[in-house]
RNA sequence: AUUGAACGCUGGCGGCAUGCCUUACACAUGCAAGUCGAACGGCAGCGGGCCCUUCGGGGUGCCGGCGAGUGGCGAACGGGUGAGUAAUGCAUCGGAACGUACCCGGGAGUGGGGGAUAACCGGCCGAAAGGCUGGCUAAUACCGCAUGAACUCGGAAGAGCAAAGCGGGGGACCUUCGGGCCUCGCGCUCUCGGAGCGGCCGAUGUCCGAUUAGCUCGUUGGUGAGGUAAAGGCUCACCAAGGCGACGAUCGGUAGCCGGCCUGAGAGGGUGGUCGGCCACACUGGGACUGAGACACGGCCCAGACUCCUACGGGAGGCAGCAGUGGGGAAUCUUCCGCAAUGGGCGAAAGCCUGACGGAGCGACGCCGCGUGAGCGAAGAAGGCCUUCGGGUCGUAAAGCUCGAUAGUGUGGGAAGAAGGAAUGACGGUACCACACGAAAGCCCCGGCUAACUACGUGCCAGCAGCCGCGGUAAGACGUAGGGGGCGAGCGUUGUCCGGAGUUACUGGGCGUAAAGGGCGCGUAGGCGGUCUAGCAAGUCAGGUGUAAAAGGGCCACGGCUCAACCGUGGAUAUGCAUCUGAAACUGGUAGGCUAGAGGGCAGGAGAGGGGAGUGGAAUUCCCGGUGUAGCGGUGAAAUGCGUAGAUAUCGGGAGGAAUACCAGUGGCGAAAGCGACUCCCUGGACUGACCCUGACGCUGAGGCGCGAAAGCGUGGGGAGCAAACAGGAUUAGAUACCCUGGUAGUCCACGCUGUAAACGAUGGGUGCUAGGUGUGGGGAGCGGAAGCUUUCCGUGCCGUAGGAAACCCAAUAAGCACCCCGCCUGGGGAGUACGGCCGCAAGGCUGAAACUCAAAGGAAUUGACGGGGGCCCGCACAAGCGGUGGAGCAUGUGGUUUAAUUCGAAGCAACGCGAAGAACCUUACCAGGGCUUGACAUGCAGGUGGUAGCGAGCCGAAAGGUGAGCGACCCUCUCUUAUGGGAGGGAGCCUGCACAGGUGGUGCAUGGUUGUCGUCAGCUCGUGUCGUGAGAUGUUGGGUUAAGUCCCGCAACGAGCGCAACCCCUGCCUCUAGUUGCCAGCGGGUGAUGCCGGGCACUCUAGAGGGACUGCCGUCGAUAAGACGGAGGAAGGUGGGGAUGACGUCAAAUCAUCAUGCCCUAUAUGCUCUGGGCCACACACGUGCUACAAUGGCCGGUACAGAGGGGAGCGAAGGAGUGAUCUGGAGCGAAUCCCAAAAAGCCGGUCUCAGUUCGGAUUGCAGGCUGCAACUCGCCUGCAUGAAGGCGGAAUCGCUAGUAAUCGCGGAUCAGCAUGCCGCGGUGAAUGCGCUCCCGGGCCUUGUACACACCGCCCGUCACACCACGAGAGUCUGCAACACCCGAAGCCGGUGGCCCAACCCGAAGAGGGAGGGAGCCGUCGAAGGUGGGGCAGAUGAUUGGGGUG
Repeated sequence: AUUGAACGCUGGCGGCAUGCCUUACACAUGCAAGUCGAACGGCAGCGGGCCCUUCGGGGUGCCGGCGAGUGGCGAACGGGUGAGUAAUGCAUCGGAACGUACCCGGGAGUGGGGGAUAACCGGCCGAAAGGCUGGCUAAUACCGCAUGAACUCGGAAGAGCAAAGCGGGGGACCUUCGGGCCUCGCGCUCUCGGAGCGGCCGAUGUCCGAUUAGCUCGUUGGUGAGGUAAAGGCUCACCAAGGCGACGAUCGGUAGCCGGCCUGAGAGGGUGGUCGGCCACACUGGGACUGAGACACGGCCCAGACUCCUACGGGAGGCAGCAGUGGGGAAUCUUCCGCAAUGGGCGAAAGCCUGACGGAGCGACGCCGCGUGAGCGAAGAAGGCCUUCGGGUCGUAAAGCUCGAUAGUGUGGGAAGAAGGAAUGACGGUACCACACGAAAGCCCCGGCUAACUACGUGCCAGCAGCCGCGGUAAGACGUAGGGGGCGAGCGUUGUCCGGAGUUACUGGGCGUAAAGGGCGCGUAGGCGGUCUAGCAAGUCAGGUGUAAAAGGGCCACGGCUCAACCGUGGAUAUGCAUCUGAAACUGGUAGGCUAGAGGGCAGGAGAGGGGAGUGGAAUUCCCGGUGUAGCGGUGAAAUGCGUAGAUAUCGGGAGGAAUACCAGUGGCGAAAGCGACUCCCUGGACUGACCCUGACGCUGAGGCGCGAAAGCGUGGGGAGCAAACAGGAUUAGAUACCCUGGUAGUCCACGCUGUAAACGAUGGGUGCUAGGUGUGGGGAGCGGAAGCUUUCCGUGCCGUAGGAAACCCAAUAAGCACCCCGCCUGGGGAGUACGGCCGCAAGGCUGAAACUCAAAGGAAUUGACGGGGGCCCGCACAAGCGGUGGAGCAUGUGGUUUAAUUCGAAGCAACGCGAAGAACCUUACCAGGGCUUGACAUGCAGGUGGUAGCGAGCCGAAAGGUGAGCGACCCUCUCUUAUGGGAGGGAGCCUGCACAGGUGGUGCAUGGUUGUCGUCAGCUCGUGUCGUGAGAUGUUGGGUUAAGUCCCGCAACGAGCGCAACCCCUGCCUCUAGUUGCCAGCGGGUGAUGCCGGGCACUCUAGAGGGACUGCCGUCGAUAAGACGGAGGAAGGUGGGGAUGACGUCAAAUCAUCAUGCCCUAUAUGCUCUGGGCCACACACGUGCUACAAUGGCCGGUACAGAGGGGAGCGAAGGAGUGAUCUGGAGCGAAUCCCAAAAAGCCGGUCUCAGUUCGGAUUGCAGGCUGCAACUCGCCUGCAUGAAGGCGGAAUCGCUAGUAAUCGCGGAUCAGCAUGCCGCGGUGAAUGCGCUCCCGGGCCUUGUACACACCGCCCGUCACACCACGAGAGUCUGCAACACCCGAAGCCGGUGGCCCAACCCGAAGAGGGAGGGAGCCGUCGAAGGUGGGGCAGAUGAUUGGGGUG
């Protein structure tokens, strides 16, 4: 885009169209084919006339007419349907052997006779339908006779064949008075011709299946006959043995065909409803009759099924005509009006009939048109929705004002359609006109495709969905609303078909890797085919003619309905088919030439080409013998195995089988499979050279035939080695494997079969053309003495240009440019499966689906990530070492458990002495209970308030809180007053109320900020350029080098940024400046002693400013570089040591409980407050620590040396008390001045002597101290007493490379108090590092990838469960089409003894006979039916098999 549609929601009007697609299912009722009295006899009924009448009526064909009947014409048209039919059909174009009623034209005729019969009357049978019988009668009914050709037959002569009358009018004449006769009209007969219609034949075209490959006996042809309107095997007899088929016969499935219609740029695809042409059918099957025409929709006969009637004896029926009913179905209309028009039948006509037709009705089913208002109207009303709260939007929309009008209703008017003078209209008082009043919008969509966005609700629920996909708490995707978009009396959905789809490719595709080259050859049919000449004209081309119906379509013009849809008229168009004429280039065919293709002959050389026979040597194994002794063998390591019965090893001899080292190649040969020692025989092919011969003999190749690795199969041999199966040993969680020891088929031979493969170059064959370079195998030519060079042909490789290609890549050996032929492909899975067929001994092979299911499957390349891939390189990563953890006790954190609560967070590394740098109350977020409600805190508004704010005794209470005597202000303005003070108003404050506060409530997966981590790793990027279709690459890779993407060199890259480094701080050396509170060398003074004092600033130190180190210098290596190594100098040397500093990013990493913050939630509570409790629980588990287990130690005494800090609600000296914690005391100090403050390990001396101890200190008891409102839950410290586990710690695991580890103490933050934690400080002060194989982490390059949530990835199969479709299956059931036989209706045809019969003939025109006909019977054919065995198809089936999905 389309539609005969249906469904959902909605629905105002009109016009034109259209409407059982399903059950060719069954049908009630009515109607759909009659007509003619001018063919006939007649008169049932009606009207009229006449006669009669008992007034009830009866009679009379006399008139109009006319039921039934005879007869004629029609009924074969019109109307319906699409079952059947793949050709007896249809379409197109032709043809010859035909028919034709009615119609038209020509010719001729229409004479004279006859016998019947229905109606009717009578009788009879039957329920009916209907029938039998006797009698009468007419005709345009029927039958002879005559005439008759131009008809038929026949060669001719000749023979044969017809008819009907009726009506109108009318002079003479005739008359039985009806009429004859004449004339006109209508008919009738014969014949010729025409028109239209029909029958028949041919050619071409006309769906799917080859898993249908062979079909056929009246079959194919002939002769003769029959039959028909007619040709014909249509039928029959005889004869012949043909005919059809891969160009698809036969069979099966499906289907009416066409004009057209839909779609499409076209080619094509789909379709065949309405309208038109043809065909077929009429309940199913068969049959004929009548007729011009039928094998007959509203005729007949028979059979069958079904329905109806019945008196049970018999009958009747056929809507696929119009309407209508039931049924079926998703679904398809009124039992309407009319013959007015058009058309048809009959009739002379009037006319009758006509469900054809013309109309109306119903249905938005379709197309077309119209309307539901138009203009003005901003305070942008109300209201809704959203909101950043300002506003925005619905929105000029509404209201309002002005104006106008369709349907409808009412009133009035009122057609055309009617043709010819009149008459005649179903539609219809319709269309249309005028006036008045005066209605009417929905549906779908708004994530992308695709035009249209917000809010709320919901929370992987409910739901949506055409594809992709939405929904798991902020959903533009669900639902609703507001808004918007689209279309509009419709809008969506579903179905159909075409398009898009170049996605079956004729136009117009492909096959190396995406699906796709047959495993290879030979060759049949077929397709295609070099060069020249002549002629032919099939293809081809040109022109003409016929046809291609009409309608329709598209185009043009004009016209009719107001327009349009619709309709009319005319024009041009129509790829086709046929035919005629012509052309001769090309194709083809014929004829004749040619040699460039192809083939042959001659001469050469190469080769694992094939087949057969024979002959070797090496090696393995086995056998025999010798030597010889304890092992051999085998593996990662072993074991099984072999061996003292003598193995392995070694020597000699022998047997047997298989394979042929080196040569050997990137090589050669072959069609492929494949071929490898040597010799001989047989044999195929290729190549080269010269140019002798044939003369297109060629290429390809569906079927077909042959060859065809390995494995496998059959028969018979053979069997050394190897080796499926098998056995054993190992490995392993297991190990039906990999490894080992054995070992049978097999491997080998002969013959036969199989026929597959990653049978691969994943690349069919042939021919020609299209840059080069280089190697190699086999020939030839030229030059050269040779080496060799140049060149040519064939083969085989690599690189590469153009070109091709999605890319990879191919590139004269094409995957380039072309032509010819074959094979093959058409999404993945199902599946190379099932079924069928063919082949095979089997295994199996070839051919080869579908259901169902998925939204992909795939190719090439890119960036990453990953690898029990590779290369290079780092790191306390390993190794080397030292000390720990894991065991004990305790501390602390966590899990778990418990609890009223044990608040919350942190979760591998990177949570767990973490947030906590201080939980007794507080903190505190948790729990229990008591209280408060504008609140503990902020801002605003309104009202109130002078006894106001504030203070607050007392009482209740655990406190908070409640109540509350009493006391009692401040500021500003105005005013009164002498100050003071008073009054009024206001502020602050307070009270009440309203907005709101508050929340450590939720979401770190809505966020900001901050942080951890990879990782102080060396990386991460950009601009421009270049390359690539692109992703992207290059740069950043490479060679060196570095701690480093650090630097150097190279390079289609050149630069740049964030990182690295440096700049900053501390520390190590020196200099300068400065000199108190620091220092004291020299000078002076003083003390019991002390820088204590004067003094000094040299030193130390303090803390400022500078210097210093840069591979700078030398040497070696390196490339002359970067740099590395060594050395000198130097306090320090190659970044001197330490810190601060953390790229792009990763982990939805952590934190909503630091803070901030969106949304949600809460609102006398999830807020606030108080008391008490909890965070401190404890059967357990883990992390981090402390103290230990002791003698390198414990204890006692003596004695030495730091650094960095802190101190005012503070540090607190001396002195005093106490065993001690501590108390007292208060000097000094806001600090280089005073205090904390003793440093400890160390050193010296003593003691202990290996013990659960003089180790260890847990635990517990008692007594104290300190802080604090308060140490019960639950602080720290002291003394005395108590003295637990623990004797160095399993698997496992951590830290550390130098002033480090280890060890020793000191300080600080937090803090009333509380430190084994944390952050700092100094003292003492090691060991080891071969090295980079391994473990972990990381960097760069490269490689593979089916991974990309990225290996914690992906993913395979079984099993279990559910569902689905399919195959097999003992069978069972059904259908279809054939075949054989039986039976055999109707009927046609043939026969026929007896039987029956008006016309004609004979006969007396009587009987009788003849001709002819009929019934009956017999026979051929023959539907339905029956029997039988097969075929095909479908359904179903216990069970079973695999498959798909979850």
Molecule: small-subunit ribosomal RNA
Organism: uncultured bacterium